RNA sequence: ACGAGAUAAAGCCAAACCUGUCGCGAGGCAGGGGCGGAAAACCACGGGUCUUUAAAAGAUAGCCGGGUUGCCUUG
Repeated sequence: ACGAGAUAAAGCCAAACCUGUCGCGAGGCAGGGGCGGAAAACCACGGGUCUUUAAAAGAUAGCCGGGUUGCCUUG
C1' cells in the first nucleotide's frame, strides 16, 4: 500500500424504552439502558421517508447511494 474479519480477541459506538431538557413538530442533547453495528465516525450532494408556519422551511447519516477521514486483528 492492497485485501479480509460482528460465527475471532481486546476495545469502540449504541436501538427500543425510561428520566430530565430544548423544539409548533418530526426530532435533538444529557443520564440510564442494550436491539444491533466493521466505519452505527463526519458531510444533507442525489433519492426515499417524516414534520410544520406548508410559498417554503426543517428532520432523518442506525433508510439507500455518494464523498471525506480513521482504529484493532489478520493475509
The RNA shown here (c-di-GMP-I riboswitch aptamer) has 75 nucleotides and comes from bacterium BMS3Bbin14. The prediction has a mean pLDDT of 84. The sequence was found by an Rfam model in a public genome assembly. Rfam family: c-di-GMP-I riboswitch aptamer. Rfam describes the family as follows. GEMM was predicted in a large-scale screen for bacterial structured RNA regulatory elements.